A computed fold for a 66-nucleotide RNA from a Rhodospirillales bacterium, annotated as Fluoride riboswitch aptamer (crcB RNA motif). The coordinates come from a structure-prediction model, not an experiment, and the mean pLDDT is 76.
[in-house]
RNA sequence: GCCGCAACCGGUGAUGAAGUCCACCGCAACCGCCCUCGCAACGGGGCCGAUGACUUCUGGAUCGUG
Numbered sequence: 001g002c003c004g005c006a007a008c009c010g011g012u013g014a015u016g017a018a019g020u021c022c023a024c025c026g027c028a029a030c031c032g033c034c035c036u037c038g039c040a041a042c043g044g045g046g047c048c049g050a051u052g053a054c055u056u057c058u059g060g061a062u063c064g065u066g
Base pairs, nucleotide, nucleotide: 009026010025011024012023013022016057017056018055019054020053021052032047033046034045035044036043
C1' cells in the first nucleotide's frame, strides 16, 4: 500500500414527526407504477401511498352522522 473480516459510529428504505423492530449501505444504500413517441435518451399523458413494517401524532382525500 492492497484485499478480506470484525467492532464502533454514521447513513438509507418514492411526501412530515416520534417510538419499536427489520433490511440495506460505508460515497454506497436510496431516488413509485402504467401508457404513448422513440434505437436510446428526452418529451407527453395517466394512477397512487404521509409506514420498509407496526403503533401514535400532524396534514390531506372519500362516505356517513351531529